[in-house]
RNA sequence: GAAGCCCGCCAGACCGCCGCUGGUGCAAGGCCCGAAAGGGCGCACUGGAGGAACGUCCGGACUGCACAGGGCAGCGCAGGAGCUAACGGCUCUCCACCGUGAGGUGAGGAUCAGAGCAACAGAGACGAGCCGAUUUAAGUUCGGGUGAAACGGGCAAUCUCUGCGCGCAGCAACACCAAGUAGGUUGGCUUUGGAGCGGCCCGCUCUUGCCAACGGGUAGGUGGCACCGAGCCGGGUGGGCGACCCCCGGCCCAGAUGGAUGGCGGUCACGCGAGCGGGCAACCGCCGCGCACAGAAUCCGGCGUAUCGGCGGACUUCACAU
Numbered sequence: 001g002a003a004g005c006c007c008g009c010c011a012g013a014c015c016g017c018c019g020c021u022g023g024u025g026c027a028a029g030g031c032c033c034g035a036a037a038g039g040g041c042g043c044a045c046u047g048g049a050g051g052a053a054c055g056u057c058c059g060g061a062c063u064g065c066a067c068a069g070g071g072c073a074g075c076g077c078a079g080g081a082g083c084u085a086a087c088g089g090c091u092c093u094c095c096a097c098c099g100u101g102a103g104g105u106g107a108g109g110a111u112c113a114g115a116g117c118a119a120c121a122g123a124g125a126c127g128a129g130c131c132g133a134u135u136u137a138a139g140u141u142c143g144g145g146u147g148a149a150a151c152g153g154g155c156a157a158u159c160u161c162u163g164c165g166c167g168c169a170g171c172a173a174c175a176c177c178a179a180g181u182a183g184g185u186u187g188g189c190u191u192u193g194g195a196g197c198g199g200c201c202c203g204c205u206c207u208u209g210c211c212a213a214c215g216g217g218u219a220g221g222u223g224g225c226a227c228c229g230a231g232c233c234g235g236g237u238g239g240g241c242g243a244c245c246c247c248c249g250g251c252c253c254a255g256a257u258g259g260a261u262g263g264c265g266g267u268c269a270c271g272c273g274a275g276c277g278g279g280c281a282a283c284c285g286c287c288g289c290g291c292a293c294a295g296a297a298u299c300c301g302g303c304g305u306a307u308c309g310g311c312g313g314a315c316u317u318c319a320c321a322u
Stems, first nucleotide, its partner, number of pairs: 001318004006313005012268007020048007030041004050293001054304002057302005062170004074166005079093005094108001095106004109161002114159002116155002130144004174223004184214006193207005229252001231251006238245002270290004275286004
C1' cells in the first nucleotide's frame, strides 16, 4: 500500500417564526361539555421517538382464572461449564466442517429397547444372496465386482427412547365509577285495563298500569400507564478469560386513545455531479441534486429483519522498502 476479518460508535448542527402534546407552578374563583362519573378552557417554566421505536419469533414482569400431590397426553430444548429475573438469548470451552489466515458455521443426548428409511450403481440395501474356487452333493470356507455402506454397519432434520422445562389466557388483561321510555327481582296500590275460576256478587290467580326499593351489566368515564427501577450516565491499580457481577458518585429521562413529537425560512456541515470558473497539481470557489431505514401505545430482556453515508479500534494475508 492492497485485499480481508472482527468489534464499537454516529445517524446532521444552530437560529428565527408558527403550531401539537405530557408534567409542574400560578388564583381556587369563573366558564364550557355531560344526567352523573368525569373531562376541557388561561399564563409561565419545562419534558417530548429509535438503533432498530419495526416483525410480534422467544423469554419475563404484571393481571385474571385454575391449582393438595403425582402421573398420562401435548409442546419445546439437547456436547461440557457458566451468565441471567428468565430464555430457544449470551459467554468460555471441547469436537466436527469451511477458510492460507484473522475468523466463520453447527439441526453436536441415545441406533446393546423397538419400528421405519436408504437415490444412482449393483444379482442383492436389511428380505438375504450373484459369480468363481473348494466339495460327489448339501453345507462350510475363501475370493470377486457395484457402492458412502454388502451382514456388519448408517440415518434420530422419521417415529421412538432418555434427561430437563412448560397450568391457561392476555393491558381489548384486570379494577373502580356509572346513564337510558334497555332489562331483572321484591314490595305496595281507595286496583287502570284485560284474561281465567263462576249463572251473578265477593274473593282468588295471572297479566298490564302506576309508585317505591334493591342489586347486576351495557354505552360512557377513570385507574392500570409513564413508574425509584431486572432504570440511565460517569468512575474504580474492584472480582471474573468472558458473558456478567460488586462498589462509589450523579440523574429522574416521551406518552396519547381521532392517537402529540410537526411545518416554513435561513446559515453551516456531509456526500454526489462527463456542470461552470481558477490552479502545473493536491485542491479552491460557484451552481445543481441528495442527506437512509423507519416512527412509541402496558413495560422490560433477547433474537430476526431494514438502513444513504461516515468515524474509531484490534487482528490476518499478500506485495514493496528498511
Annotation: This is a predicted structure of a 322-nucleotide RNA (Bacterial RNase P class A) from a Burkholderiaceae bacterium. Rfam family: Bacterial RNase P class A. Rfam classes the family as a ribozyme. The prediction has a mean pLDDT of 77. A source record names the gene rnpB. The RNAcentral record of the sequence draws on ENA.